[in-house]
RNA sequence: UCUUAUUCAGAGUGGUGGAGGGAAACGGCCCUGAGAAGCCCGGCAACCGGUCCCGUCAAGGACACGGUGCCAACUCCGGUGGGUGGCUAGCCCGCGAGAUAAGA
Repeated sequence: UCUUAUUCAGAGUGGUGGAGGGAAACGGCCCUGAGAAGCCCGGCAACCGGUCCCGUCAAGGACACGGUGCCAACUCCGGUGGGUGGCUAGCCCGCGAGAUAAGA
């Protein structure tokens, strides 16, 4: 970089740490000394592997041992086409962008 899948669910009144954080830039809107990031522990989920159940195969299910991932807000919001809406806001559908996994 490409492909496929998912993307409104879920996850701590812990320890440490000290001022920042919400992936980068910009804008917004938020979180944060009633303590940010990071680290440790804990947890969630179940994409890949593994084990087991069921099955002719396929499909399905369980566990959570290994590999990732994740644990404020829809992917916090922001682009674009269409629909709804008197307009705005909002809502709905698609595309794009991003994130994560697996593969190439």
Predicted 3D model of a 104-nucleotide RNA (SAM riboswitch aptamer (S box leader)) from a marine eukaryotic metagenome. The coordinates come from a structure-prediction model, not an experiment, and the mean pLDDT is 81. Its Rfam family is "SAM riboswitch aptamer (S box leader)". The literature on the family includes a 1998 paper in Mol Microbiol by Grundy and Henkin, "The S box regulon: a new global transcription termination control system for methionine and cysteine biosynthesis genes in gram-positive bacteria".